[in-house]
THF (Tetrahydrofolate) riboswitch aptamer, 94 nucleotides, folded computationally. The prediction has a mean pLDDT of 79. Rfam family: THF (Tetrahydrofolate) riboswitch aptamer. For this family Rfam cites "Long-range pseudoknot interactions dictate the regulatory response in the tetrahydrofolate riboswitch" (Huang et al., Proc Natl Acad Sci U S A, 2011). Rfam's curators write: Tetrahydrofolate (THF) riboswitch was first reported for Ames et al. as an RNA motif in 5' untranslated (5'-UTR)regions of folate transport and biosynthesis genes in Firmicutes genomes.
RNA sequence: AGCAGAGUAGGAAAGAUGCGUUAAGUGUUGCGGAAUGGGAUGUCGUCCGCGAACGAAAACGAACAGGUUGCGAUGUCUUUCCGCGUCCGUUGCG
Numbered sequence: 001a002g003c004a005g006a007g008u009a010g011g012a013a014a015g016a017u018g019c020g021u022u023a024a025g026u027g028u029u030g031c032g033g034a035a036u037g038g039g040a041u042g043u044c045g046u047c048c049g050c051g052a053a054c055g056a057a058a059a060c061g062a063a064c065a066g067g068u069u070g071c072g073a074u075g076u077c078u079u080u081c082c083g084c085g086u087c088c089g090u091u092g093c094g
Stems, first nucleotide, its partner, number of pairs: 002093004010082009019072003028052007038088005058069003
């Protein structure tokens, strides 16, 4: 030289715990911005801000405690699995 591997952003599932059900959140879309293996660069992937349109599942209950059971493309945490295009680096073999 060559061969093999690790690690990002993040994704899925399960568990735990919240929030909403007086509709926030999620999803769609426009504009702007940011981060993204150790370095450089980049993305059709991710996140944030503002705007727009759309849009929902409640029931039970002697107990009034927002309780119980549900519901929401619902938040967060933990675990497991998955997880950088190009160039360089890095670990192992040689």